The part of an RNA shown here (small-subunit ribosomal RNA, 5' domain) has 499 nucleotides and comes from a wastewater metagenome. The prediction has a mean pLDDT of 84.
Context: one part of a larger RNA
């Protein structure tokens, strides 16, 4: 001197554009944060037509079945010093929903079950039974362009190694329909590649303590198997008897890492909010289930603390989603608007959902802009300090006289920003336009020396300052009050922290 996710103290007009629980990963009232599709299915209800009626067609709505989706978006940094993270490569050790090419199919047949209806259990949550029914739910068979598996046989790449390529015999293995008059359109199966994600190995780098010096039985390593989407002691069974370490194992401490940020000539040094990438986690331990993918924040099961409901038998919950309340604390905002726009799930589509997002609110928390007037005005007024009493100094400062209307008040006149067929939360908001009159508008720290700024009075080693030196014991430019006077300036100053 620069810096802050900052807090205090005194003061404050406006506007941009960003920021805002750093502490208890502490407990949470209530609201809302993932749902859509009826063009996948069989019912229910309601309504319009027609019809004497029975029923017929249509529209809507929609609990269950099915499907996608919910493993993304959002949040936190507890945990973790690790292949967690950067970086260099491997995967001849692998997957990959939905999207895009390509090739080939899309055949035939059964049997349930929800919903519904009846009959019970229970105070609730919810459950048990008999009946009945659908599919793009589920099964069985054909078929096999493919592809899996065995077994032969053959070529190429590589340092080496075949599960990689071709060929041939055997095996196993698909499938759904729906909308529309139709044309067709959207699915559906099976294989191949691509794209996008991703798992996995891997060499470097990656905080403190040696007052932590030895550690280690699945521990090293083989063989076989078992598990996986895949390799391994990943799990198991036998055999070895090894691994690992001052180049710092092992064990305490600490801590989410990076891109970046701050500082700094640079080397370093220190942080790791916002924002982006990548991990971990979702009341606390643990398990697997669905699925392309989870061992899953708004799923599922077991134990466990804690809380709530209860008809005492049982039940039920998890904000580290936006909000918000409690508590802790020097401290940190609204139970707000829309899905207009950007981007998501679903949907053929109209369109539904979205506390992602966009906006608005509150906070000088920062940064950055703007203003609080301009000119002229000396009997250098009046009053205040000071004074050698002459006078000096606040001072062009007031006043006064002339000007100005930007921001800023007011009026409410116009009025956006949609790529459209329509659709705008923001917002009647920015902006423009009119009117009005200097009007509404300046703090705060210091003045011994470092450091810019100096005198009085009061006080009397008391009261008191103070980063540091040091001031105060009767004249104190150091204390506390006025006068003057310096710096910043919608701020200023102090405290923490960094450099």
């Nucleotide at each position: 001197g620069g810096a802050u996710g900052a807090a205090c103290g005194c003061u404050a007009g406006c506007g941009g554009c960003g920021u805002g629980c750093c502490u208890a990963a502490u407990a949470c009232a209530u609201g809302c944060a993932a749902g859509u599709c009826g063009a996948a299915c069989g019912g229910a209800g309601a309504g319009u037509u027609a019809g004497c009626a029975a029923u017929a067609a249509c529209u809507c709505u929609u609990a269950g079945u099915g499907g996608c989706g919910a493993a993304c978006g959002g949040g936190u940094g507890a945990g973790u010093a690790a292949c967690g993270c950067g970086u260099u490569g491997g995967u001849g050790a692998c997957c990959u929903a939905c999207c895009c090419c390509a090739a080939a199919g899309u055949g035939u047949g059964g049997g349930a079950u929800a919903a519904c209806a009846g009959a019970c259990c229970g105070a609730a949550a919810g459950g048990u039974u008999u009946g009945c029914u659908a599919a793009u739910a589920c099964c069985u068979c054909a078929u096999g362009u493919g592809g899996u598996c065995a077994a032969g046989a053959g070529u190429a790449u590589u340092g080496a190694a075949a599960g990689u390529c071709u060929c041939u015999u055997g095996u196993c293995u698909a499938a759904a329909g729906c909308a529309g008059u139709a044309a067709u359109g959207c699915g559906c199966u099976u294989u191949g590649g691509g794209a996008u994600g991703g798992g996995c190995c891997u060499g470097c780098g990656u905080c403190c303590c040696a007052u932590c010096a030895g550690c280690u039985a699945g521990u090293u390593g083989g063989u076989a198997g078992g598990g996986u989407a895949a390799u391994g002691g990943c799990c198991u069974a036998c055999c070895a008897a090894g691994g690992c370490g001052a180049c710092g194992a092992c064990g305490g401490g600490u801590a989410g890492g990076g891109g970046a940020c701050c500082u700094a000539a640079g080397a370093g040094g220190g942080u790791g909010a916002c924002c982006c990438c990548c991990c971990a986690c979702a009341c606390u331990g643990g398990u697997a289930c669905u699925g392309a993918a989870a061992c899953a924040c708004g799923g599922a099961c077991c134990a466990g603390a804690c809380a709530c409901c209860u008809g005492c038998g049982g039940g039920u919950g998890g904000c580290a989603g936006c909000a918000g309340u409690a508590g802790g604390g020097a401290a940190u905002a609204u139970u707000g608007g829309u899905c207009a726009a950007u981007g998501g799930a679903c949907g053929a589509a109209a369109g539904u959902c979205u506390g992602a997002a966009c906006c608005a609110g509150c906070a000088a928390c920062g940064c950055c802009g703007c203003g609080u007037g301009u000119g002229c005005g000396a009997u250098g007024a009046a009053g205040g300090c000071c004074u050698u009493c002459g006078g000096g100094u606040c001072g062009u400062a007031a006043a006064g006289c002339a000007c100005u209307u930007u921001u800023c008040u007011g009026u409410g006149g116009g009025a956006a920003g949609a790529g459209u067929a329509a659709g705008g939360a923001c917002g009647g908001u920015a902006c423009c336009a009119c009117a009005g009159g200097a009007a509404u508008a300046a703090g705060u720290c210091u003045c011994g020396g470092c450091u810019a700024a100096c005198u009085a009075c009061g006080u009397g080693c008391c009261a008191g300052c103070a980063g540091c030196c040091g001031c105060g014991g009767u004249a104190a430019c150091a204390c506390g009050u006025a006068g003057g006077a310096g710096g910043c300036g919608a701020g200023c100053g102090u405290u923490a922290u960094c450099c």